[in-house]
């Protein structure tokens, strides 16, 4: 310098145009003398950033910025 993958809860993913979720982990309750555990309920998000196409975008297209890889 060029190609190609990736980016979402605190942490590891899922979600190929209409509702933003799972598991762990956290926070409060019940069980238990406590602890581990099991339930049960919560809290926790600018979907990496900017733009665009659309009646509508986490999803498609541009560009950009991080990270991984492959080529040179």
């Nucleotide at each position: 310098g060029g190609g190609g993958c990736u980016g979402u809860a605190g942490u590891u993913c899922a979600g190929u145009g209409g509702g933003a979720g799972a598991a762990c982990g956290c926070u409060u309750g019940a069980c238990u003398g406590g602890c581990a555990g099991u339930c049960a309920a919560g809290a926790g998000g600018u979907c990496g950033u900017g733009g665009g196409u659309u009646c509508a975008a986490a999803u498609c297209c541009c560009a950009u910025c991080a990270g991984c890889u492959c080529c040179a």